Predicted 3D model of a 347-nucleotide part of an RNA (small-subunit ribosomal RNA, central domain) from a metagenome. Its mean pLDDT, the model's own confidence on a scale to 100, is 84.

Context: one part of a larger RNA
RNA sequence: UUGGGUUUAAAGGGUGCGUAGGCGGCCCUGUAAGUCAGUGCUGAAAUAUCCCGGCUUAACCGGGAGGGUGGCAUUGAUACUGCAGGGCUUGAGUACAGAUGAAGUAGGCGGAAUUGACGGUGUUGCGGUGAAAUGCAUAGAUAUCAUCCAGAACACCGAUUGCGAAGGCAGGUGGCUACGAUUUAUUUGACACUGAGGCACGAAAGCAUGGGGAGCAAACAGGAUUAGAUACCCUGGUAGUCCAUGCCGUAAACGAUGAGGACUCGCUGUUGGCCUUUCAAGGGUCAGCGGCUUAGGGAAACCGUUAAGUCCUCCACCUGGGGAGUACGCCGGCAACGGUGAAACUC
Numbered sequence: 001u002u003g004g005g006u007u008u009a010a011a012g013g014g015u016g017c018g019u020a021g022g023c024g025g026c027c028c029u030g031u032a033a034g035u036c037a038g039u040g041c042u043g044a045a046a047u048a049u050c051c052c053g054g055c056u057u058a059a060c061c062g063g064g065a066g067g068g069u070g071g072c073a074u075u076g077a078u079a080c081u082g083c084a085g086g087g088c089u090u091g092a093g094u095a096c097a098g099a100u101g102a103a104g105u106a107g108g109c110g111g112a113a114u115u116g117a118c119g120g121u122g123u124u125g126c127g128g129u130g131a132a133a134u135g136c137a138u139a140g141a142u143a144u145c146a147u148c149c150a151g152a153a154c155a156c157c158g159a160u161u162g163c164g165a166a167g168g169c170a171g172g173u174g175g176c177u178a179c180g181a182u183u184u185a186u187u188u189g190a191c192a193c194u195g196a197g198g199c200a201c202g203a204a205a206g207c208a209u210g211g212g213g214a215g216c217a218a219a220c221a222g223g224a225u226u227a228g229a230u231a232c233c234c235u236g237g238u239a240g241u242c243c244a245u246g247c248c249g250u251a252a253a254c255g256a257u258g259a260g261g262a263c264u265c266g267c268u269g270u271u272g273g274c275c276u277u278u279c280a281a282g283g284g285u286c287a288g289c290g291g292c293u294u295a296g297g298g299a300a301a302c303c304g305u306u307a308a309g310u311c312c313u314c315c316a317c318c319u320g321g322g323g324a325g326u327a328c329g330c331c332g333g334c335a336a337c338g339g340u341g342a343a344a345c346u347c
Base pairs, nucleotide, nucleotide: 004318005317006316007301008300012315014201015200016199017198021194022193025088026087027086028085029084030083031082033081034080035077036076037075038074039073040072041071042070049065050064051063052062053061054060091191092188093187095184097182101179103177104176105175107173109171110154114150116148117147119145120144121143125136126135162169163168206247207246208245209244210243211242215241216240220236221235222234223233258314259313260312261311262310263309266292267291268290269289270288271287272286273285274284275283276282296303297302320347321346322345329340330339331338332337
């Protein structure tokens, strides 16, 4: 490289938008670049194949024949691809109507709880554990009542639910913004799909500056446990967790399953619409979220119309284990580190 693969054996990029490129619906006309056919020239010899012959044979050598492959020119063919032109509506978008949702964003609002402050009642323990101790408490704790401050998170509803490209999103409320689905069939008329680079988004932790700091809590301290205990348990406790702005760019970023399209046996639950039905129940249908399963697939577990089935298009990635996601170089970053990414050697 070919071939074969990528849920779990090595292997799907964290996600989206999109450039180049690749690829692309139905019908008609033209062209004839690709494609196909004929003809001509060429494609040296040697070599290779077949036949005949010469060295005793063979290797080797001589003679002959045929074929193949490629290029150019020319004459045709026109199904497919390309190119040019015309048309279409099913793909894709647009418009109207209308509904759902923890989708995003910046505001103002709420109650429970926790800690604290102050005051009242009240008096001896509280707290914590397997058991304890450190700790708190007669300077009045714990408990209980009232008032006040603060920060963070939103019980029940809550679900096998919903929304979002992914990360993710949950008190309630109005503003702004976005999105898939449904109906009408309004409109454009292939405008589509994928997408190397690129750009944007991207949990947690971490970083910078300035705020904030109730609870929790790396580090740290003390008490226990223990042979020891740099832990698990307990009492404290700082970064951090929260906000604003800017970085970082990674995760078991998982469905360990790339995106889009077509097709393929059934049963059942559920969310949102639409149709049917006097209403309800029931039924049908479209779009989603689940469970079981036939064929088929799979090494099996299992997947099974949300495919890991049968096919098409495009991208990404894999090629024995270790060395190693390391070294070096380069790029990015304030740093931490990230991206790219070997070899020797060894089994």
The RNAcentral record of the full RNA draws on SILVA.